Background: Predicted 3D model of a 397-nucleotide RNA (Bacterial RNase P class A) from Rubellimicrobium sp. Its Rfam family is "Bacterial RNase P class A". Rfam classes the family as a ribozyme. Of the family's consensus pairs, 96% are formed in the model. Model confidence (mean pLDDT): 75 of 100. The sequence is in RNAcentral, with records from ENA. Taxonomically the source falls in Rubellimicrobium (Bacteria, Pseudomonadati, Pseudomonadota, Alphaproteobacteria). It is recorded under the gene name rnpB.
RNA sequence: GCGGAUGGCUGGAUGACCGCGGGCCUUCGGGCACGAGGAAAGUCCGGACUCCGGAAAGCACGGUGCCGGGUAACGCCCGGCCGGGGAAACCCGAGGGAAAGCGCCACAGAGAAGAGACUACCCGUCGGCCCCGAGGUUCGCCAAGGGAUCCUCCGGCGGGAAAAGGUGAAACGGUGGGGUAAGAGCCCACCGCGGGACGGGCGACCGGACCGGCACGGCAAGCCCCACCGGGAGCAAUGCCAAAUAGGGGCCUCGCGUCCGCAAGGACAGGGACGCUUCAACCCGAGGGGCCCGGGUUGGCAGCUAGAGGUCCGUCGGUAACGGCGGAUCGAGAGGAAUGGUCAUCCAGGACGCUUCGGCGUCUGGACAGAAUCCGGCUUACAAGCCAUCCGCGCAC
Numbered sequence: 001g002c003g004g005a006u007g008g009c010u011g012g013a014u015g016a017c018c019g020c021g022g023g024c025c026u027u028c029g030g031g032c033a034c035g036a037g038g039a040a041a042g043u044c045c046g047g048a049c050u051c052c053g054g055a056a057a058g059c060a061c062g063g064u065g066c067c068g069g070g071u072a073a074c075g076c077c078c079g080g081c082c083g084g085g086g087a088a089a090c091c092c093g094a095g096g097g098a099a100a101g102c103g104c105c106a107c108a109g110a111g112a113a114g115a116g117a118c119u120a121c122c123c124g125u126c127g128g129c130c131c132c133g134a135g136g137u138u139c140g141c142c143a144a145g146g147g148a149u150c151c152u153c154c155g156g157c158g159g160g161a162a163a164a165g166g167u168g169a170a171a172c173g174g175u176g177g178g179g180u181a182a183g184a185g186c187c188c189a190c191c192g193c194g195g196g197a198c199g200g201g202c203g204a205c206c207g208g209a210c211c212g213g214c215a216c217g218g219c220a221a222g223c224c225c226c227a228c229c230g231g232g233a234g235c236a237a238u239g240c241c242a243a244a245u246a247g248g249g250g251c252c253u254c255g256c257g258u259c260c261g262c263a264a265g266g267a268c269a270g271g272g273a274c275g276c277u278u279c280a281a282c283c284c285g286a287g288g289g290g291c292c293c294g295g296g297u298u299g300g301c302a303g304c305u306a307g308a309g310g311u312c313c314g315u316c317g318g319u320a321a322c323g324g325c326g327g328a329u330c331g332a333g334a335g336g337a338a339u340g341g342u343c344a345u346c347c348a349g350g351a352c353g354c355u356u357c358g359g360c361g362u363c364u365g366g367a368c369a370g371a372a373u374c375c376g377g378c379u380u381a382c383a384a385g386c387c388a389u390c391c392g393c394g395c396a397c
Base pairs, nucleotide, nucleotide: 001393002392003391004390005389006388007387008386009385010384012346013345014344015343016342017341018340020035021034023032024031025030037368041379042378044377045376046375047374048373049234050233051232052231054279056278057277058276059275061230062229063228064227065226066080067079068078069077070076081095082093083092084091085090096225097224101223102222103219104218105217118165119164121160122159123158124157125156126155127154128153130147131146132145135142136141173191174190175189176188177187178186192214193212194211195210198207199206200205238302239301240300241299242298243297248293249292250291251290252289253288254287257268258267259266260265270284271283272282309330310329311328312327313326314325315324316323317322347366349364350363351362352361353360354359
C1' cells in the first nucleotide's frame, strides 16, 4: 500500500430574532432554567406495577430445548463443547430423544426399510451355429432325419451372486488384496462404525487398552416422548372527587332449607369464578322495611416517572458477561400529544471551473426517524464519516 475479519463511536457547531410545551416566580407587562433517540420504531420476547376470588393441585393448551455461568427475569448476554464453511482472522447452526410407539420418504428407479434384480456376470441344460442329407424347387433356395458338440458366438429354461452400469436427497460400510464358477466381511490390512475397562473435565464432551465383521437408513420446522417454564387482563390497568341520567345494583335490619337442641349453638345439604376438574377460603338464599349507590359518558386529581436508574472515573473479584465498594454528574412527563422556523458565520461531504498540484473560487449541502406507565433485550431502518484490534499478500529498511 492492497484485500479481508471483528468490535465500537459520531449522527452537524455557534449566535441573533420569532414561536411551541409543561414547571417555578411575578409588580400580570413579563422573567428564569429545562424540553426526543440510537433506534423514541416493530410491539417480537422478559420483567416491574395494577386489578381479577388463593392465583393451590392436576389435566388441557402454549413456549423453551448442547453444557456451565450472568441477570429481577428472558427465547437475551458471556465463556465453552460438538457439527459445518473459510488459506486465515473469523463466521454459521430450530444443537434433547429415531433400540417407547405411530406415520411419512414425492419424481426417478429392479428395489425406499429387515428391500431388490432392468442391463451386465457365472454355472448347468436344451436348441441354433458345424458336417452328412431322403425329398422338393420358380434353380435363388427350402428341408424330414442322422452325426458332431473342445472352445467362441446367439437364443430359451433352471439356478448362483449382488462386485459393475444405471436411478435417486438417501440403495443396507469404503479402499486395496486374497478367495471364488462368478461373487460376497466369505477372509485379511487400513479407514469408518458399534460397544467399551480405564483416564481427563463441574459439565456438554474428549482420549482410549481391548472386544465385535457390521448390526441400528432419514424426517420429531409430522404426531409423539422427556425435562423445565407459564393463572388471566393490561396505564383506555387501577384508585379518589364532582356533574347528569334508571331499565340495574349495594348496605343495614326483621326473617330464612333439612336434622339435633328449651336455647345458645352444631351437623348436613343447595347456589356462586376462571378452558376443565378438585381443594382451601369467602359469600349468598322466599319475602317485608329503611338508607344509599348507580354502567357507558364528561371534567378534575392520583397512578407519572428518582428507578432492578443512566453515564463517566477509580478500585476490588471474575477469562468474560457481570457484580461489590467509593466518587462525580445527568434528569421531558402530557392531555391525541410541545420539542419548531428564519437569517448569519463556520464544519464534514458532493459537483463544476482554475491551478505554479500546495491549493483557490462558485454553487450545493447533513441520513433514518421521532417519546405517551417504566425498565432489560432482540430485530428492523440509517446520508456521510471516524476509531481500535486481528488475518493474508506485496514493497522498503